[in-house]
Context: one part of a larger RNA
RNA sequence: ACAUGGUUAAGGAACUAGGCAAAAAAGCGGCCGUAACUUCGGGAUAAGGCCUCCUGAUCGUAAGAUUAGGUCAACAAAAGACUCCAUGCGACUGUUUAUCAAAAACACAGCUCCCUGCGAACACGUAAGUGGAUGUAUAGGGGGUGAUGCCUGGCCAGUGUCAGAACGUUAAGGGGAGAGGUUAGUAGCAAUACAAAGCCUUGAACCGAAGCGCUGAUGAACGCCGGCGGUAACUAUAACCGUCCUAAGGUAGCGAAAUUCCUUGUCGGGUGAGUUCCGACCCGCACGAAUGGCAUAACGAUGUGGAGACUGUCUUGACCAUGUCCUCG
Numbered sequence: 001a002c003a004u005g006g007u008u009a010a011g012g013a014a015c016u017a018g019g020c021a022a023a024a025a026a027g028c029g030g031c032c033g034u035a036a037c038u039u040c041g042g043g044a045u046a047a048g049g050c051c052u053c054c055u056g057a058u059c060g061u062a063a064g065a066u067u068a069g070g071u072c073a074a075c076a077a078a079a080g081a082c083u084c085c086a087u088g089c090g091a092c093u094g095u096u097u098a099u100c101a102a103a104a105a106c107a108c109a110g111c112u113c114c115c116u117g118c119g120a121a122c123a124c125g126u127a128a129g130u131g132g133a134u135g136u137a138u139a140g141g142g143g144g145u146g147a148u149g150c151c152u153g154g155c156c157a158g159u160g161u162c163a164g165a166a167c168g169u170u171a172a173g174g175g176g177a178g179a180g181g182u183u184a185g186u187a188g189c190a191a192u193a194c195a196a197a198g199c200c201u202u203g204a205a206c207c208g209a210a211g212c213g214c215u216g217a218u219g220a221a222c223g224c225c226g227g228c229g230g231u232a233a234c235u236a237u238a239a240c241c242g243u244c245c246u247a248a249g250g251u252a253g254c255g256a257a258a259u260u261c262c263u264u265g266u267c268g269g270g271u272g273a274g275u276u277c278c279g280a281c282c283c284g285c286a287c288g289a290a291u292g293g294c295a296u297a298a299c300g301a302u303g304u305g306g307a308g309a310c311u312g313u314c315u316u317g318a319c320c321a322u323g324u325c326c327u328c329g
Stems, first nucleotide, its partner, number of pairs: 001324008010315002014313001019310001029051004037042001039147001053070007082308007089300002094106002110145007122131003148295004153225003158222002160218005167213003173207002178202005185194003226244005253287001254284001265281005
């Protein structure tokens, strides 16, 4: 000096990112007592307070009470939570990154949408076949949301899905008008010109499905949910008016929020002092309704702020024990 353990006057979180670590307290015995809130089950062992061994005497039916004494001690209970207040998130028990993350992530019951009539949809496989299921729509598969309570607004223009089939467009294929090549032949003295059939090449109309265009539906489908100007008898503000654009211009609720840049917004509370916290306000840079919105008892090795108790975390160090480092032997 380090590691582990122990003690410490006065103070008691002044330490620190943060009470991290440590300390303290209580302990599934008995008696008393127990708040807000609540889904009436809880919360709750809430919190908080008191008691406990053995022998004798007195009173008493007893439980027990009073009193005197005894024991190093004692809780006959058997090895066992610190507690409280406020708030965010997630309802809950559960699951997860074996080896830096246990969470607000995943799952969940509940809700909802889509598909599926059975040789089902869907999945595996080239297939046979198998699972689904020895099931049959109160069943099975897939997507989303995530207990419960109150709710879930507007937009179908774009994209997707579903339905429709009149018209337009549209492939292979069918079709074959026409065109070209070749040359029997004809004409010509010849050069050459014309040219049937066949064969070869090419090829216009016309007939051709789904799809797309087209018509409609659909948001718990992907998604989206405006701007400018003016106006009231103080001022300020604008219920109101005008205008442009749009498919429609954000409803309820919430809001400086796990979302607010400006920002330590402003006001109130708490503190001697508070960029955090709680309650409000609303000018929401850039909340918002199952990509769910807002509340919510209970629950949480969860995040944040506060209080009590307690302490070597600290003021500020000191000492002791054990084991090492180091030196000598």